[in-house]
RNA sequence: GUGAAGGCUGAAUGAGAGACCAUUAUGAUGGCGCCGAAGGAGCAAGGGGAACCGAAACUCUCAGGCAAAAAGAAUUCAGCUGGACG
Numbered sequence: 001g002u003g004a005a006g007g008c009u010g011a012a013u014g015a016g017a018g019a020c021c022a023u024u025a026u027g028a029u030g031g032c033g034c035c036g037a038a039g040g041a042g043c044a045a046g047g048g049g050a051a052c053c054g055a056a057a058c059u060c061u062c063a064g065g066c067a068a069a070a071a072g073a074a075u076u077c078a079g080c081u082g083g084a085c086g
Base pairs, nucleotide, nucleotide: 001085006081007080008079009078010077011076012075013074018032020031021030022029023028033066034065035064039062040060041059042058046053047052
């Protein structure tokens, strides 16, 4: 001096599945049925003497969710931060 990845905040877009049944005040408790895009867990190749390590939008469904609202992974943009690199 350039200012990459990453992180935080804001804005835009943003899927799926019960407005089920019973007791009951849109809440709560119980029952049956479902969803995959918060979070969490599992593993293939490969590595390791072994224990074990090991990705996802795949699998599970613990958590969460199944009218609207809220939440919502991810993408884009803006700001801040960050410091790879020369």
A computed fold for an 86-nucleotide RNA from Halanaerobium sp., annotated as Glycine riboswitch aptamer. Lineage of the source: Bacteria > Clostridia > Halanaerobiales > Halanaerobiaceae > Halanaerobium. The prediction has a mean pLDDT of 81. It was read from a public genome assembly, where an Rfam model found it.